[in-house]
């Protein structure tokens, strides 16, 4: 100089929850707030998870038919999630 392990002094991120906002919705962004976190920094490449819109597919309703419209159900990521987990890139102080 590298790796891997472990530790946290001064600092760093900031859950839940909450105020505006965006957005269908999970969510997220920006304040207040810390439950934690030694990568809880970066990024949607694998995997799980969340919504479920536009789209399909079905039942039903009212009407003479169909067609549209309303209700219900079900498929469903192009959306999310990095504090779910792998893999990646980037990095800090002591120690072994």
């Nucleotide at each position: 100089c590298g790796c891997a392990c472990c530790c946290a002094u001064u600092g760093g991120c900031a859950a839940a929850c909450u105020g505006c906002c965006g957005g269908a919705a999970a969510c997220g962004g920006c304040g207040g707030g810390a439950c934690g976190c030694a990568a809880a920094g970066u990024a949607a490449c694998c995997g799980g998870c969340c919504u479920u819109a536009g789209g399909c597919c079905u039942c039903g309703a009212a009407u003479u038919u169909g067609g549209a419209u309303c209700g219900g159900g079900g498929c469903g990521a192009u959306g999310g999630u990095a504090g779910c987990g792998g893999a990646a890139c980037c990095g800090c102080g002591g120690g072994u």

The RNA shown here (c-di-GMP-I riboswitch aptamer) has 96 nucleotides and comes from a Rhodospirillaceae bacterium.
It matches the Rfam family "c-di-GMP-I riboswitch aptamer". Rfam's curators write: GEMM was predicted in a large-scale screen for bacterial structured RNA regulatory elements. Genes associated with GEMM are involved in a diverse array of functions, including chemotaxis regulation, signal transduction, secretion and chitin. Gene Ontology term of the family: cyclic-di-GMP binding.
It was read from a public genome assembly, where an Rfam model found it.
Lineage of the source: Bacteria > Pseudomonadota > Alphaproteobacteria > Rhodospirillales > Rhodospirillaceae.